[in-house]
RNA sequence: GGCCCGUUGGUCCAGCGGUCAAGACGUCGCCCUUUCACGGCGAAAACACGAGUUCGAUUCUCGUACGGGUCA
Numbered sequence: 001g002g003c004c005c006g007u008u009g010g011u012c013c014a015g016c017g018g019u020c021a022a023g024a025c026g027u028c029g030c031c032c033u034u035u036c037a038c039g040g041c042g043a044a045a046a047c048a049c050g051a052g053u054u055c056g057a058u059u060c061u062c063g064u065a066c067g068g069g070u071c072a
Stems, first nucleotide, its partner, number of pairs: 001071007010025003018055001027043005048064005
């Protein structure tokens, strides 16, 4: 340098054109408890960036960045 794959809350991960972007762990609040832990209820928190297609894009296309694989 060429080709291929990936990038979603703090972490792991599902979703694959129209949903409130699901779940687990973690964090915070309340309840429970003499207290802590456990448990219950609730809340906050994410689509790498730019452009295109589309009535509508996290999802499709192109580019950029980063990571991985492979060839040279």
Transfer RNA from an Oscillospiraceae bacterium, 72 nucleotides, folded computationally.
The sequence was found in a public genome assembly.
It matches the Rfam family "tRNA". The family's RNA type in Rfam is transfer RNA. Its family is annotated with triplet codon-amino acid adaptor activity in the Gene Ontology.
NCBI's taxonomy places the organism under Bacteria, Bacillati, Bacillota, Eubacteriales, Oscillospiraceae.
The prediction has a mean pLDDT of 81.